This is a predicted structure of a 79-nucleotide RNA (c-di-GMP-I riboswitch aptamer) from a marine sediment metagenome. Of the family's consensus pairs, 90% are formed in the model. The prediction has a mean pLDDT of 85. Its Rfam family is "c-di-GMP-I riboswitch aptamer". Rfam's curators write: GEMM was predicted in a large-scale screen for bacterial structured RNA regulatory elements.

RNA sequence: AAACGGCAAACCCGAGCGAAAGUCGGGGACGCAAAGUUACGGAUCUACAGGAGGAACCUAUGAUCGCCGGACUACCGAA
Numbered sequence: 001a002a003a004c005g006g007c008a009a010a011c012c013c014g015a016g017c018g019a020a021a022g023u024c025g026g027g028g029a030c031g032c033a034a035a036g037u038u039a040c041g042g043a044u045c046u047a048c049a050g051g052a053g054g055a056a057c058c059u060a061u062g063a064u065c066g067c068c069g070g071a072c073u074a075c076c077g078a079a
Stems, first nucleotide, its partner, number of pairs: 006032002011027004016023002030066001036072003040069003043064003050058002
């Protein structure tokens, strides 16, 4: 290089879950060579409970690994 394959954004559906962010299942196909795993560092989103207060607001213990970095692991493979 090539092949077998893999994952699945937006969007749609759900009398699934969640306070929300978001996530899960089905469809879908924008992309991805780690778009496999891990919230460890940064970043971002949310704010039930808690804090403050006249109000705006603050706060992760919640979430995103398809935001960046780190760590761990891995398929095929010509010349």